[in-house]
RNA sequence: AGCGGGCUGCGCGGCCGCGCGUGGCCUUGUGCUGCGGGAGGAAAGUCCGGGCUCCAUAGGGCAGGGUGGUGGAUAACGUCCACCGGGGGUAACCCUAGGGAAAGUGCCACAGAAAACAGACCGCCCCGGACCUCGGUUCGGGGUAAGGGUGAAAAGGUGCGGUAAGAGCGCACCAGCGGCUCGGGUGACCGGGUUGGCUUGGUAAACCCCACCCGGAGCAAGGCCAAAUAAGGAGACGAUUGAGGGCGGCCCGCCCGAAGUCUCCGGGUCGGCUGCUUGAGGCGAAUGGCAACCUUCGUCCCAGAUAGAUGGCCGCGAGCCUGCCCUUGGGCGGGUAACAGAACCCGGCUUACAGGCCCGCUU
RNA sequence: GCGAGAUAGCUCAGGCGGUCAGAGCGUCGGAUUCAUAACCCGGAGGUCGAGAGUUCGAGUCUCUCUCUCGC
Numbered sequence: 001a002g003c004g005g006g007c008u009g010c011g012c013g014g015c016c017g018c019g020c021g022u023g024g025c026c027u028u029g030u031g032c033u034g035c036g037g038g039a040g041g042a043a044a045g046u047c048c049g050g051g052c053u054c055c056a057u058a059g060g061g062c063a064g065g066g067u068g069g070u071g072g073a074u075a076a077c078g079u080c081c082a083c084c085g086g087g088g089g090u091a092a093c094c095c096u097a098g099g100g101a102a103a104g105u106g107c108c109a110c111a112g113a114a115a116a117c118a119g120a121c122c123g124c125c126c127c128g129g130a131c132c133u134c135g136g137u138u139c140g141g142g143g144u145a146a147g148g149g150u151g152a153a154a155a156g157g158u159g160c161g162g163u164a165a166g167a168g169c170g171c172a173c174c175a176g177c178g179g180c181u182c183g184g185g186u187g188a189c190c191g192g193g194u195u196g197g198c199u200u201g202g203u204a205a206a207c208c209c210c211a212c213c214c215g216g217a218g219c220a221a222g223g224c225c226a227a228a229u230a231a232g233g234a235g236a237c238g239a240u241u242g243a244g245g246g247c248g249g250c251c252c253g254c255c256c257g258a259a260g261u262c263u264c265c266g267g268g269u270c271g272g273c274u275g276c277u278u279g280a281g282g283c284g285a286a287u288g289g290c291a292a293c294c295u296u297c298g299u300c301c302c303a304g305a306u307a308g309a310u311g312g313c314c315g316c317g318a319g320c321c322u323g324c325c326c327u328u329g330g331g332c333g334g335g336u337a338a339c340a341g342a343a344c345c346c347g348g349c350u351u352a353c354a355g356g357c358c359c360g361c362u363u
Numbered sequence: 364g365c366g367a368g369a370u371a372g373c374u375c376a377g378g379c380g381g382u383c384a385g386a387g388c389g390u391c392g393g394a395u396u397c398a399u400a401a402c403c404c405g406g407a408g409g410u411c412g413a414g415a416g417u418u419c420g421a422g423u424c425u426c427u428c429u430c431u432c433g434c
Stems, first nucleotide, its partner, number of pairs: 001362008010317007018038001020036006026029001040339001044350002047348005052218004064214005069083005084098001085096004099209002104207002106203003121148002123144009156174006175199001177196008222274004232265006244256004281300006288293001319336008364434006372388004381419001390406004412428005
C1' cells in the first nucleotide's frame, strides 16, 4: 500500500415513568405493593425457503412458474461448504444464471463488396479487342480470399512447397473439434496416446430442447365464547268472556289492537379469549468432518404489545470531532450520539450503518 | 400479508433488443390581426427512477435498491 475474515453497536449509578408475568394485601379494581425479565445485527426490504393452519387432492399427464458445473450440508432453498472449468489481478484474493448452438426456428442494426447457403469494391493474375510516345491506358470475358479497408464478429494461425495469380491444393508444427483408448479422481474434470475430415461464428438473462423441483391461500390462517339483527326451527298463550302494546312502578280507567305476541334454540356483527411464544432455541464442553454441519453430555428460560409497552432527566467515566496552552505526551474547554425499531415463528439473501477492537495473509 | 407502476413541465405510446427515443397538451420564435385568442409554420426540451449484470449493443432481458399507488 492492499486482500480476506470475525466481534462489538457506549459503561456505571440515581430519580420519575411504560407495558408483561408472578406472589402478597384489602378497600375487590382503570387498586396498592414486592420480585423477575423487557428490541436488533439488521427487528428493515418482503427477495427466496420451511414450520404451522385451513381448503383442495386416487394415480398420472398437460398448462404455468422456477432452478441449472460436480460432490456434500440441511426441514428446505435461488442459501452455505469444498472442489472443477472460465475470466481478472505481480500476489493475497475476487467475479462467474457455468446444461444443450453438428435437434429445430429466429436475430446479428450502422458500416462494409460480402454477416452464415459466405462474399469480387479496390487490388493480383490470365485471355481477347481498341488506342499508343511500345512502356502502358481503356473496354469485355474469366480466375483468385494472399493483401487493403469496414465491423463486436470476415469462415483456423505460422512457415515451406505449389501456381498465371492464388487457395488445406499438398506437407510440417501449433490451436480447436469429433471418435477410439490408457492412467488418476466418487464426480465435475485433469494428464497422455492414436485417428479423422481439414475447421463446424455469436446469441438460449431469444423461442426452444433436456434434467430436476413446485397444489392454493395465508395468524386479517384457523379454533372458541358471544351484545345486536335477518332467514329458519321448537314450545307457550291467543279469537271479543281480547294474546299483546301505550299512558313513568301497581290498580282502575282510557286508547290501539279482527292476529299475532312472548320465550328458547339457531345464526355470529361489535367485542373478547385462544393460536402466542419452549424453539430445526441459546450458552459451554467433548467427538466426527478440510469445511458447511452432525452427534452426545451439561446448563439456562431470555419481549409478547393490540393503535400498539421497552421512555425521559441528571451525574460520573471512556469513544469521536474540534479550539487553546504546553510542545514525547499531557492539561483545560465546547459539541456529539450511526442505521434503525419486534407484531405467528424459524433458516437464508439483500440493503442501511457513527465509531471501535481482534485475527490471518500478500506485495 | 398480497399486488401494480415509474419514459419531455403534464397525460401517455413504444410488438420478438439495433438509425426508434415518439404523440397530444403546454412552452419559445415566426406569421396573421388595429390588438388578443384560435388557426398555420418552425424550434428547444429526456442520464427512459437509481445501480449492477447478460449481449457486439439494453427504454426493452435478469438481479438488487428507491419512490408512488391499490387491496

This is a predicted complex of two RNAs, RNase P RNA and transfer RNA, with 434 nucleotides together. Rfam match: Bacterial RNase P class A. From the family's description: Ribonuclease P (RNase P) is a ubiquitous endoribonuclease, found in archaea, bacteria and eukarya as well as chloroplasts and mitochondria.